[in-house]
RNA sequence: GGCGACAUAGCCAAGUGGUAAGGCACGGGUCUGCAACACCCUCAUCACCAGUUCAAAUCUGGUUGUCGCCU
Numbered sequence: 001g002g003c004g005a006c007a008u009a010g011c012c013a014a015g016u017g018g019u020a021a022g023g024c025a026c027g028g029g030u031c032u033g034c035a036a037c038a039c040c041c042u043c044a045u046c047a048c049c050a051g052u053u054c055a056a057a058u059c060u061g062g063u064u065g066u067c068g069c070c071u
Base pairs, nucleotide, nucleotide: 001070002069003068004067005066006065007064010024011023012022018054027041028040029039030038047063048062049061050060051059
């Protein structure tokens, strides 16, 4: 220099155009004499900027970052 993959909550992770699942952790609550266990509740502008569309995490272009391959 060329090519490709990936980026979703603090962590893991599903979601291939139509209200962003689930688990762990944190926090709040119930329970308990106090705790633990158990149960319930709570947390998302989907890396960023534009475009297409009635509607975009999803499709298109660009930027950034990480990783891999070729030279």
A computed fold for a 71-nucleotide RNA from Candidatus Galacturonatibacter soehngenii, annotated as transfer RNA.
NCBI's taxonomy places the organism under Bacteria, Bacillati, Lachnospirales, Lachnospiraceae, Candidatus Galacturonatibacter.
Its Rfam family is "tRNA". Its family is annotated with triplet codon-amino acid adaptor activity in the Gene Ontology.
Its mean pLDDT, the model's own confidence on a scale to 100, is 81.